The RNA shown here (Glycine riboswitch aptamer) has 76 nucleotides.
[in-house]
C1' cells in the first nucleotide's frame, strides 16, 4: 500500500399509539382505552409474536438507513 467485514464516536432522517378524566401549585398518583422502532422474553430465525419494561401533545428516547472519523485487517 487495496480495504471486505467487524465496533466505536458525530452529524442528518427517523414511525405508531388520548396533549382523555380524576387528582397533584411545580410531568405526581389512579382510572380506562391505546402503540411497537430502545431494550427483555418466546421462537430455527426475524422489522414475526408478547406487552414486562418503555411509550401515547412537545421535549427526550427511538429499530432503521445515509455521510464523516477512529480502530480493526479478509482477500489481491
Nucleotide at each position: 500500500a487495496u480495504g471486505a467485514u467487524u465496533g466505536a464516536u458525530u452529524c442528518g432522517g427517523g414511525a405508531g399509539a388520548g396533549a382523555c378524566c380524576g387528582u397533584u401549585u411545580u410531568u405526581u398518583c389512579g382510572g380506562c382505552g391505546c402503540c411497537g422502532a430502545a431494550g427483555a422474553g418466546g421462537u430455527a430465525a426475524u422489522u414475526c409474536u408478547u406487552u414486562c419494561a418503555g411509550g401515547c401533545a412537545a421535549a427526550a428516547g427511538g429499530a432503521c438507513c445515509g455521510g464523516a472519523u477512529c480502530a480493526u485487517g479478509a482477500c489481491g
It matches the Rfam family "Glycine riboswitch aptamer". Rfam describes the family as follows. This family represents the bacterial glycine riboswitch.